[in-house]
RNA sequence: GUCCCCAUCGUCUAGCGGUCAGGACACCACCCUUUCAAGGUGGAGACACGGGUUCGAUUCCCGUUGGGGACG
Numbered sequence: 001g002u003c004c005c006c007a008u009c010g011u012c013u014a015g016c017g018g019u020c021a022g023g024a025c026a027c028c029a030c031c032c033u034u035u036c037a038a039g040g041u042g043g044a045g046a047c048a049c050g051g052g053u054u055c056g057a058u059u060c061c062c063g064u065u066g067g068g069g070a071c072g
Stems, first nucleotide, its partner, number of pairs: 001071007010025004018055001027043005048064005
């Protein structure tokens, strides 16, 4: 330099055009407990960024950024 793959709550991950963007762990509150842990109930929290297509985009297309890989 060329090409390919990936980017979603703090972490790991589901989602393949119309979902309230779901789950696990972690976090917070309450219950339970003499206390802690465990357990139960509830809560907050995410689509890397900028454009485009579409009635509608996390999803499709282009570009940027970051990460990984192959070739030279």

This is a predicted structure of a 72-nucleotide RNA (transfer RNA) from a Kiloniellales bacterium. Rfam family: tRNA. The organism belongs to Rhodospirillales, within Bacteria. Model confidence (mean pLDDT): 82 of 100.